Annotation: This is a predicted complex of two RNAs, RNase P RNA and transfer RNA, with 405 nucleotides together.

[in-house]
RNA sequence: GAAGCUUGCCAGACCGCCGCUGGUGCAAUUUUGGAAACAAGGCACUGGAGGAACGUCCGGACUGCACAGGACAGCGUAGGAGGUAACACCUCUCCACCGUGAGGUGAGGAUUAGAGCAACAGAGACGAGCCGAUUCAGUUCGGGUGAAACGGGCAAUCUCUACGCGCAGCAAUACCAAGUAGGCCAGCGUUGAUGUGGUUCCGCAGAGCUGGCGGGUAGGUAGCAUUGAGCCGGGUGGGCGACCCCCGGCCCAGAUUAAUGGCGGUCACACCGGGCAACCGCAAGGAAGCCCGGUGCACAAAAUCCGGCUUAUCGGCGGGCUUCACAC
RNA sequence: GGUGAUAUAGCUCAGUUGGUUAGAGCGCAGCAUUCAUAAUGCUGAUGUCGGUGGUUCAAAUCCACCUAUCACCACCA
Repeated sequence: GAAGCUUGCCAGACCGCCGCUGGUGCAAUUUUGGAAACAAGGCACUGGAGGAACGUCCGGACUGCACAGGACAGCGUAGGAGGUAACACCUCUCCACCGUGAGGUGAGGAUUAGAGCAACAGAGACGAGCCGAUUCAGUUCGGGUGAAACGGGCAAUCUCUACGCGCAGCAAUACCAAGUAGGCCAGCGUUGAUGUGGUUCCGCAGAGCUGGCGGGUAGGUAGCAUUGAGCCGGGUGGGCGACCCCCGGCCCAGAUUAAUGGCGGUCACACCGGGCAACCGCAAGGAAGCCCGGUGCACAAAAUCCGGCUUAUCGGCGGGCUUCACAC
Repeated sequence: GGUGAUAUAGCUCAGUUGGUUAGAGCGCAGCAUUCAUAAUGCUGAUGUCGGUGGUUCAAAUCCACCUAUCACCACCA
């Protein structure tokens, strides 16, 4: 210098004006919307998309229902050891394959528990045998095809082994308001269903309860986003590492027609066009850089919340390493 | 927002322990029949099995990821 491997980060910056949407504090006190539940309103301060918010593919938190315990069925995972709340994720490592290499990929348990499959070609395809030669002897050798020819292959075929999983999902769930033929059918129930208070069991109320059809509504509040598997910084703290531990600081989006935007200016970056041009060259010409004008700036946008994976992505910056060529 | 299903010829669909050549009906094209058309008869064409990878000797079929389409889910008494 060229070609690569791997890993981390950014995703234009600042200013002005006009908006959108949350929170906190203060003030106000019956104003506005609404049938109501409920919501909104003034001023000040302040927060407001992502590395994938995508997909919804795994794993959890949370909530409801179910639940003595165990097994079957079903679904999933699969070398070994570890990390973690958990995982199909991550780390280290063994093995196999790919690559000159840095590195990459791997659904990598078991085929002596059993079953099944192997098209075409080929004499023969999973049961062993068949053909030729040879030998004391199925003793030894060879046999065109085919992915595979007697020894095995396929478990991303059934299956077996080990381990994990109760089922559903925030349209979960709890409550409020309004409204409705309070009708029909099925099951259970005065031999006490169901609800409820303490909770071994006892007591109280007790005629309804559950599901389906039909009917009504298309509203509100909580869940829901200040305390978390949270974020940032530091540590001759532990560990090969994933990660864990300690100290200090911080509070950081949140709607339900669904906010996070628009305009202008300056600067930066990339590309295109025009002009100037150090320098190189005898020349033709090449050319760092500067100026002007124009265009562009990806993929994509939270919706209960986290940890992962997958997929999409214009371009830019940094770290570590490999191979080749050349020079010393 | 969540959950589930489907994609095969122009249209509607079959296709299972993965295998030889992926089929059916309608439609389309040609011929016959007819004065002509329809109907009828005969013959024929038609597919990257939604896409990309993987497993396997072999994939429409098994697995993973994308793409498109369709369906369901609320509350009250």
Rfam match: Bacterial RNase P class A. Rfam describes the family as follows. Ribonuclease P (RNase P) is a ubiquitous endoribonuclease, found in archaea, bacteria and eukarya as well as chloroplasts and mitochondria.